[in-house]
Context: one part of a larger RNA
């Protein structure tokens, strides 16, 4: 821009993309078959490998602004307590998020038309013959469906529901401007959405983010003081103190105020 008014939701599916994979064991059954050795078809069930998708409850990683321990050195006048630097100094743990080695699910079943092949009926050719004779079947991991995803720019531009509507000026045939309606956007707070954009949640009629409170969770029992010990240190106060991303609550802070676009009779 189009989809012959302007919008908001929900959809149909022409078409396209993807997937459609490989085993082991058990039963049937030591049956059919076979002198024996051996050993099935068909039909069931269980368990896997691989590939793919989703996810983080559990398992396990990472987790560089979380907690703790600790070495050297410098600084805060000294002690104590802290901070800087040294690969995050080193080391031990670790929430959310992101992940796989982890968890769950799928690659199932079915239908149709067929290939090679196997047939039925059957002449030409009194027989025979599955038939580049008429006619009728069976028959593949392959084809078309089925399953998953995208999808009306499918210009053949689809459908359903709901909302807004007959203002002004110029022209007066079509049309062009202006302000509006439903609605949308700018702007702002943000996001398990994201390069930007888009998408989504919100914008005081508000829990969108931050802060605060509580909880979960992680570290692992702070500082100060007291007691014991010559002391290193231990014990008590104290399952403390501290804490990023998690959950809930709470308008304290910031989403203020406002502006623009947007139908005119189909």
């Nucleotide at each position: 821009c189009g989809c012959a008014g302007g919008a908001u939701a929900c959809u149909u599916g022409a078409g396209g993309a993807g997937u459609c994979c490989c085993g082991u064991c058990a039963c049937u059954a030591g049956u059919a078959c076979g002198a024996g050795a051996g050993g099935a078809c068909c039909g069931u069930g269980a368990c896997g490998a691989c590939c793919g998708g989703a996810c983080c409850u559990a398992c396990g990683g990472u987790g560089a602004a979380u907690c703790u321990g600790u070495u050297g050195u410098c600084g805060c006048g000294c002690c104590a307590g802290c901070g800087g630097c040294a690969c995050g100094g080193c080391a031990g743990a670790g929430u959310a998020g992101c992940c796989a080695u982890g968890u769950c699910c799928g690659g199932a079943a079915a239908g149709g038309a067929u290939a090679a092949g196997c047939g039925c009926u059957g002449a030409a050719a009194g027989c025979a013959u599955c038939u580049c004779a008429a006619g009728c079947g069976c028959g593949a991991a392959g084809c078309c469906u089925a399953c998953u995803c995208c999808a009306a720019g499918a210009u053949u531009a689809g459908g359903u529901a709901u909302c807004c509507c007959a203002u002004g000026g110029c022209a007066u045939a079509a049309g062009c401007c202006a302000g509006u309606a439903a609605g949308g956007a700018c702007c702002c707070u943000g996001g398990a959405a994201g390069a930007u954009u888009a998408c989504c949640a919100g914008g005081u009629c508000g829990a969108u983010a931050g802060g605060c409170u509580c909880c979960a969770c992680g570290u692992g029992u702070a500082a100060g003081u007291g007691u014991g010990g010559c002391g290193a240190c231990a014990c008590a106060u104290u399952u403390a103190g501290c804490g990023g991303a998690g959950g809930a609550g709470u308008a304290c802070u910031a989403a203020u105020a406002g502006u623009c676009c947007g139908a005119g009779g189909g």
Molecule: large-subunit ribosomal RNA, domain VI
Organism: Pseudomonadota bacterium